[in-house]
Context: one part of a larger RNA
RNA sequence: CCCUCGUUAAGGAACUCGGCAAAAUAACCCCGUAACUUCGGGAGAAGGGGUGCUCACAGGUGCAGCUUGCUGUGCUUGUGAGCCGCAGUGAAAUGGCCCAGGCGACUGUUUAACAAAAACACAGGUCUCCGCUAAAGCGCAAGCUGAUGUAUGGGGGCUGACGCCUGCCCAGUGCUGGAAGGUUAAGAGGAGGGGUGCAAGCUCUGAAUCGAAGCCCCAGUGAACGGCGGCUGUAACUAUAACAGUCCUAAGGUAGCGAAAUUCCUUGUCGGGUAAGUUCCGACCCGCACGAAUGGCGUAACGAUCUGGGCACUGUCUCAACGAGGGAUCCG
Repeated sequence: CCCUCGUUAAGGAACUCGGCAAAAUAACCCCGUAACUUCGGGAGAAGGGGUGCUCACAGGUGCAGCUUGCUGUGCUUGUGAGCCGCAGUGAAAUGGCCCAGGCGACUGUUUAACAAAAACACAGGUCUCCGCUAAAGCGCAAGCUGAUGUAUGGGGGCUGACGCCUGCCCAGUGCUGGAAGGUUAAGAGGAGGGGUGCAAGCUCUGAAUCGAAGCCCCAGUGAACGGCGGCUGUAACUAUAACAGUCCUAAGGUAGCGAAAUUCCUUGUCGGGUAAGUUCCGACCCGCACGAAUGGCGUAACGAUCUGGGCACUGUCUCAACGAGGGAUCCG
């Protein structure tokens, strides 16, 4: 000097990206316990008090004995008196707690060996396909799964408890439907033409016309893929614009939320918390570039989740010291 521990005056997070690490809390009994809530919870909320040993008395409950209501001996509850120590869950083991917010409802699952999460799953919701030799899938096939199931079933997609809801656009793309029309292959059809031949013929080519699905076309469909404007003017202070005009569009973003896991400008502005706050909380709305099942907004409970604050506690720190064990090194 390194590792693993122990203790520490005064202070107590001043450390640090961040209380990381450590300390503190802790068992059992009693009292007591808020907001909120899906009335189950939250809750061991929080916050207090007690605990050893000896003796006595009272109650409950076993066992044994016998003179049947007593004796002996256990367990247990309560009350009282006393004893000792700094300390009685005397060692060990054994929750720190609270407030507020984001995300995800929850228990679960995951990158075996850098990620456990807000990712995946989930119950629930919804769309769609499938009538059974089902749809779908594997296989060249036989065959098999689906399923020894049968639409309250099975497959696929999206969303993701619950509560309140889920707006407008079908122009494009997709899907579904459509007895007409257009286009259209093989095929059918053969007008006509070429070669050859004296000819019959053989052979080559070939226009109309008739020919499916598909595409064009016509509709429907958004919890299908997706999309959801610009400019100009206007109110008796100013400012702003309920209002008006105009261009474009398939339609111009509704409710709710909003500097947000989304805000560039930005440490936006105001309020709160601090002596001091780029973070945090509450508002505002000028949303660069939220927005409704690629779901929107809330939400009790839950979380080795993330963010901010506080109490307690501490060698994290001011600022280091001493001690123990094990290394390393040096000397012999």

Large-subunit ribosomal RNA, domain IV from a marine metagenome, 332 nucleotides, folded computationally. Rfam family: Bacterial large subunit ribosomal RNA. Gene Ontology terms of the family: ribosome and structural constituent of ribosome.